[in-house]
RNA sequence: GGAGUCGGCCGGGCGGCCGCGGCAGGCCUCGCGCCUGUCGAGGAAAGUCGGGACUCCAUAGGGCAGCGCGGUGGGUAACGCCCACCUGGGGCGACCCAGGGAUAGCGCCACAGAAAACAUACCGCCAGCGGCUGCGGGCGAGGGUCGAGCUUCCGAGCCAGACCCGGUCGGCGGUGCGGGCAAGGGUGGAACGGUGGGGUAAGAGCCCACCAGCGCGGCGGGUGACCGUCGCGGCUCGGCAAGCCCCGCGCGGAGCAAGGCCAAGCAGGAGGCUGGGUGGCCCGCCCGAAGCCUCCGGGUAGGCCGCAUGAGGCCGUCGGUAACGGCGGUCCCAGAUGGAUGGUCGCCCCUCGCUCCGCCGGCAACGGUAGGGCGAGGACAGGAUCCCGCUUACAGGCCGACUCGCAAA
Numbered sequence: 001g002g003a004g005u006c007g008g009c010c011g012g013g014c015g016g017c018c019g020c021g022g023c024a025g026g027c028c029u030c031g032c033g034c035c036u037g038u039c040g041a042g043g044a045a046a047g048u049c050g051g052g053a054c055u056c057c058a059u060a061g062g063g064c065a066g067c068g069c070g071g072u073g074g075g076u077a078a079c080g081c082c083c084a085c086c087u088g089g090g091g092c093g094a095c096c097c098a099g100g101g102a103u104a105g106c107g108c109c110a111c112a113g114a115a116a117a118c119a120u121a122c123c124g125c126c127a128g129c130g131g132c133u134g135c136g137g138g139c140g141a142g143g144g145u146c147g148a149g150c151u152u153c154c155g156a157g158c159c160a161g162a163c164c165c166g167g168u169c170g171g172c173g174g175u176g177c178g179g180g181c182a183a184g185g186g187u188g189g190a191a192c193g194g195u196g197g198g199g200u201a202a203g204a205g206c207c208c209a210c211c212a213g214c215g216c217g218g219c220g221g222g223u224g225a226c227c228g229u230c231g232c233g234g235c236u237c238g239g240c241a242a243g244c245c246c247c248g249c250g251c252g253g254a255g256c257a258a259g260g261c262c263a264a265g266c267a268g269g270a271g272g273c274u275g276g277g278u279g280g281c282c283c284g285c286c287c288g289a290a291g292c293c294u295c296c297g298g299g300u301a302g303g304c305c306g307c308a309u310g311a312g313g314c315c316g317u318c319g320g321u322a323a324c325g326g327c328g329g330u331c332c333c334a335g336a337u338g339g340a341u342g343g344u345c346g347c348c349c350c351u352c353g354c355u356c357c358g359c360c361g362g363c364a365a366c367g368g369u370a371g372g373g374c375g376a377g378g379a380c381a382g383g384a385u386c387c388c389g390c391u392u393a394c395a396g397g398c399c400g401a402c403u404c405g406c407a408a409a
Base pairs, nucleotide, nucleotide: 002404003403004402005401006400007399008398009397010396012348013347014346015345016344017343018342020040021039022038023037024036025035026034027033028031042380046391047390049389050388051387052386053385054255055254056253057252061283062282063281064280066251067250068249069248070247071085072084073083074082075081086099087098088097089096090095100246101245105244106243107240108239109238122185123184124181125180126179129178130177132174133173134172135171137169138168139167142165143164144163145162146161149158150157151156193211194210195209196208197207198206212236213235214233215232216231217230218229219228220227221226259305260304261303262302268296269295270294271293272292273291275287276286277285278284312331313330314329315328316327317326318325319324349378350377351376352375353374354373356372357371358369359368360367361366
């Protein structure tokens, strides 16, 4: 110097003038007036996604349903967050990503393919069998024709041989339907372990050796996830749980328009229920003998509290690998309600552009350079009960740790 990984931080500064909201003090002509002082948005105030505090529903109990979460251990008020670790995957590496169960069961897996999960067979391999058929052959106890010879009572009989038909046996071959096989080809994102040997008609964990996986058991290590090792079993088992489901854990509901107080105003009517409340259902529980619920109609559109001291910020120290916790010190840091935190000017800062000046090169034309000058730009976005997280948006910049190349010494 190049290419990266992880973590942390800032996100305009100073001053003048004008203006806005809260609080405190002061002044007077007490107007909701003026003056002074002080405080006044963010790292995400955002999305409203997760968890809580707080408030109300009587006190929040059991079951079903529903929802959420999901390696292990720890942190925390809690979490779907954070830390550390484990396993698997990716990367040369720093590092990053994922995480219950597919051997409880059901369901699904486009196209292609024989077949997508329990079986099956397109091409292919085989002939221990059956059918049809071709060739050549063997056998005799078949039938028929011809026929040499022999016998004769001349009617015929016996009979070698040849040929034909048929039967049967095994051989070689063809064909087709059955049959055996799953090694090879082919399809696919994924095809029912791999290599070698035996075996067989051909084959196959069918058998064997080794390897890989899975399951079971023993021993050792670890809090644990898990790891190491030994043995046994041919067990060889596809994927999806963000389809249903199973297991474990958690969850009562509504939300600051919660909820409480004050003030102002109004007009009641109809229906229903003996019950009403717990906002999925049932049980349980609670309230009630008075009322309660629903609908229509009428009135109000004000003030105060909640509401700013809190799981609070900063610094130090101790414990812990860390997240975080203990202790000590110190600080008080927005509370608006049509909703304040802004506008403008000057100087500075950062980024970008321009050859007007400067500087460098060149005879020159011109080229280079951002020091001066000029011009432009400086993001994403703003509380509304509060807190802890996550996620998303963001001009530009800073810091730290680490990895892999290159060059030089």